[in-house]
């Protein structure tokens, strides 16, 4: 320089062939206990990396950037 793939909650992920954003873990209460831990409930918690585009409507489709992995030369 080119191409393929990723960026979604504190972390690790799923989702999506447009129209409800979900789990597991962590957090916070509460229950249990004689006390933690463990269990079990319960709640909160995400401007869908950025910026612009189609669209009635974009996490999702394009286009460009940033960042990251891997591969070609």
């Nucleotide at each position: 320089g080119c191409c393929u793939c990723g960026a979604u909650a504190g972390c690790u992920u799923a989702g999506a062939a447009g129209g409800g954003a979900a789990a597991g873990c962590a957090a916070a209460c509460g229950c249990u206990u004689c006390g933690u831990a463990a269990g079990c409930g319960u709640u909160g918690g995400a401007u869908c990396a950025u910026g612009g585009g189609u669209u009635c409507a974009a996490u999702u489709c394009c286009c460009a950037u940033u960042c990251g992995a891997g591969g070609c030369u």

Predicted 3D model of a 73-nucleotide RNA (transfer RNA) from a Nitrososphaerota archaeon. The RNAcentral record of the sequence draws on ENA. Rfam family: tRNA. Rfam describes the family as follows. Transfer RNA (tRNA) molecules are approximately 80 nucleotides in length.